Model confidence (mean pLDDT): 84 of 100. Predicted 3D model of an 83-nucleotide RNA (c-di-GMP-I-UAU riboswitch aptamer) from a Pseudomonadota bacterium. The model forms 95% of the base pairs in the Rfam consensus.

């Protein structure tokens, strides 16, 4: 630097359930595994979602927020093989 077919060591943990925090999207802890080679970390760009306000009647705009397991980007990194 590149690839993830095989092997091994280890890692994370969707839905759902319980507790807890939040108006909410959701967060955290426990159980649980659908999946994951960055499903480690970062809201920078697009996207989705929530709250409030305005225009207004289901959409647009503004402000604040949520999602990194929606895509891109940044950054660090395990194992094995190739160069």
């Nucleotide at each position: 630097u590149u690839a993830g077919a095989u092997a091994a060591a280890g890692g994370c943990a969707a839905a759902c359930c319980c507790g807890u925090c939040g108006u909410g999207a959701g967060g955290c802890g426990g159980g649980g595994a659908c999946g994951c080679a960055a499903a480690g970390c970062c809201a920078c760009c697009g996207g989705u979602c929530c709250a409030c306000g305005c225009g207004c009647u289901g959409c647009g705009c503004g402000u604040g927020g949520a999602c990194a397991g929606c895509g891109g980007g940044g950054u660090u990194g395990c194992c094995u093989g190739g160069u």
It was read from a public genome assembly, where an Rfam model found it. Rfam family: c-di-GMP-I-UAU riboswitch aptamer. Clan: c-di-GMP_I riboswitch clan. NCBI's taxonomy places the organism under Bacteria, Pseudomonadati, Pseudomonadota.